[in-house]
Context: one part of a larger RNA
RNA sequence: GACGAACGCUUGGCGGCGUGCCUAACACAUGCAAGUCGAGCGAGGAGAUUCCUUCGGGAUGAUCCUAGCGGCGGACGGGUGAGUAACACGUGGGCAACCUGCCUCAUAGAGAGGAAUAGCCUCCCGAAAGGGAGAUUAAUACCUCAUAACAUUGCAGUUUGCAUGGGACAGCAAUUAAAGGAGCAAUCCGCUAUGAGAUGGGCCCGCGGCGCAUUAGCUAGUUGGUGAGGUAACGGCUCACCAAGGCGACGAUGCGUAGCCGACCUGAGAGGGUGAUCGGCCACAUUGGGACUGAGACACGGCCCAGACUCCUACGGGAGGCAGCAGUGGGGAAUAUUGCACAAUGGGGGAAACCCUGAUGCAGCAACGCCGCGUGAGUGAUGACGGCCUUCGGGUUGUAAAGCUCUGUCUUCAGGGACGAUAAUGACGGUACCUGAGGAGGAAGCCACGGCUAACUACGUGCCAGCAGCCGCGGUAAUACGUAGGUGGCAAGCGUUGUCC
Numbered sequence: 001g002a003c004g005a006a007c008g009c010u011u012g013g014c015g016g017c018g019u020g021c022c023u024a025a026c027a028c029a030u031g032c033a034a035g036u037c038g039a040g041c042g043a044g045g046a047g048a049u050u051c052c053u054u055c056g057g058g059a060u061g062a063u064c065c066u067a068g069c070g071g072c073g074g075a076c077g078g079g080u081g082a083g084u085a086a087c088a089c090g091u092g093g094g095c096a097a098c099c100u101g102c103c104u105c106a107u108a109g110a111g112a113g114g115a116a117u118a119g120c121c122u123c124c125c126g127a128a129a130g131g132g133a134g135a136u137u138a139a140u141a142c143c144u145c146a147u148a149a150c151a152u153u154g155c156a157g158u159u160u161g162c163a164u165g166g167g168a169c170a171g172c173a174a175u176u177a178a179a180g181g182a183g184c185a186a187u188c189c190g191c192u193a194u195g196a197g198a199u200g201g202g203c204c205c206g207c208g209g210c211g212c213a214u215u216a217g218c219u220a221g222u223u224g225g226u227g228a229g230g231u232a233a234c235g236g237c238u239c240a241c242c243a244a245g246g247c248g249a250c251g252a253u254g255c256g257u258a259g260c261c262g263a264c265c266u267g268a269g270a271g272g273g274u275g276a277u278c279g280g281c282c283a284c285a286u287u288g289g290g291a292c293u294g295a296g297a298c299a300c301g302g303c304c305c306a307g308a309c310u311c312c313u314a315c316g317g318g319a320g321g322c323a324g325c326a327g328u329g330g331g332g333a334a335u336a337u338u339g340c341a342c343a344a345u346g347g348g349g350g351a352a353a354c355c356c357u358g359a360u361g362c363a364g365c366a367a368c369g370c371c372g373c374g375u376g377a378g379u380g381a382u383g384a385c386g387g388c389c390u391u392c393g394g395g396u397u398g399u400a401a402a403g404c405u406c407u408g409u410c411u412u413c414a415g416g417g418a419c420g421a422u423a424a425u426g427a428c429g430g431u432a433c434c435u436g437a438g439g440a441g442g443a444a445g446c447c448a449c450g451g452c453u454a455a456c457u458a459c460g461u462g463c464c465a466g467c468a469g470c471c472g473c474g475g476u477a478a479u480a481c482g483u484a485g486g487u488g489g490c491a492a493g494c495g496u497u498g499u500c501c
Stems, first nucleotide, its partner, number of pairs: 001500003005497005013373006019366002021331001026329003030326003035072003040069002043066004050059003079284003089208007098201002103197007111145004121134005151175005157169003160165001180189003210256003217247003222244008259281004263274004286307005309320004337363001339362003345359001346357004376406004386397004410442001411438006420428001445490005450471003456485005466473002
C1' cells in the first nucleotide's frame, strides 16, 4: 500500500456507486425459478346473440376455459468449484477426418391412399402413487404407394493437389420426400429435397503456466501393424490376429495441492502474490453407473438401476433431491429480504394479441469498501467562570465559551414533479430534482504522546497491578502501568488481528 475481511469502542449524521457464506459440494420446511401454441387435432365445460316453441324446451353458436394427442422450447438463461496437473485452460495453427435446429440466400417440389392411438365412454384392480380390459375417434402424430435429382451408394472415365486424397463434369445401375393451417380473396405462416452462407460446436497438434527425487523406474489394449466394428468424424475408441514394443534425470511413474484465463494487489521495473465481484472457457448438479429422446444432453428443477438419507403408508407399496431466488437448521470470527415489477434490456412460445421469465430492472438490510458533503460562519479580552499546573507572581485550556451580527449545505415542513417511453405501457416513485418557509437548531469520535514516531505534566501505584511491534518500562519523585489536564494524528470513523506485496 491492499482486502469479499473479522473483532473492539461511554463511536456513528447524510448521499452516490459498488460489494456481501472465503467455513459444511452439510441437511433442507414453505413459496416461486420453463413454459407456450385453439391460426396443427379431436373432445369436454360455460355461454352472449338469433330463430322455432306444445312455454317444458329445442336449434344456432360470437367468445372464454380445460386435460389429452401434436409442435417448438425445457442442452439457453441461473448456481457452484467438489473433482481435474488434463489438450482442462491460454495462445498459435490444422481438419483433404466432421456435425450444425431456429436464421439468410438460391433451385426444385408437395400426387394417391391406409391402419392405429391418447382423450371421451363402460367396467376392473389399488390405501395411495398409479395401473389394466373393452368399445370408439382426430391430426402438421404414424405407415404404404407414386414422382424426383445437381442428394446417397456401386462401377468404369477425364482433371487436379499437400501423402492418405479432393473438386467438377458427363455415363450406367440402385435407393430415398412431403402437411397442412388462417383468410372472401390477394396473400401469409408452415412442409419436403438439395446447394451455399452465417452462427454454434466436435476432433487433432506446437508452445506455456504448482510442489516433493526423503517418489526412479513405469506400462498388457500397454506401443505398433493387418482386418473388422463403432462414431457426425480421425483414432486401440472397441474387438480378432500378428509383432515386441512405448515412456523416463530435458524428471516418466507415484504422492500432495489446485478449476484455468482476461484480470486484481504490490512493485520504478524485473518480479512476487491472488484468481471475490464482472467477462471467456471447463467441470459438476444427493453418491455411483447407464442409456433414451433430440440438430444439440449421456440432460440442475427429464428417465432407469444401485447406495445413503428424509417423508407418506391400509405394511402390499410409493414419494423426494435449493451448488436457482428468498428462507430454515447446522458449522463458523463472519456474510442480507420467505420484498416489488415484467415499465426497460434480453430470452422461450405464438401470425398476432399476449403468456411465461427469482434472467434482469429495482427496492430492503449491513460504515463491508471507495468517493463526496455536513456537524456552522464572522466578530468577540474583564483574556470571565470552571478545570489543570504553579517558583503562588502567574501560566494554560483560550477567541475557545458567553455575547453580538449572519448563513441555510445537510435537515424539518409545505407545494410542484421528471428523464428512463419517438403512439400506448413506469416496478423504481410522489423517488431524483426544483420552489417556498422555519430555526444554530438534529449530527464527533477513536487512537497515541520513552526511542523508532508527530505529541508532557501532575497524582495514584511501588518488579505489585500492569504495558509491550522491537529495544524494553515498573523494586517510592515512572514523560513507558492507571487516572486527570494538556498535546499530536486521523476523522464518520479510529484502532487491533489475519493475509499478500
This is a predicted structure of a 501-nucleotide part of an RNA (small-subunit ribosomal RNA, 5' domain) from Clostridium quinii. The RNAcentral record of the full RNA draws on Greengenes. Its Rfam family is "Bacterial small subunit ribosomal RNA".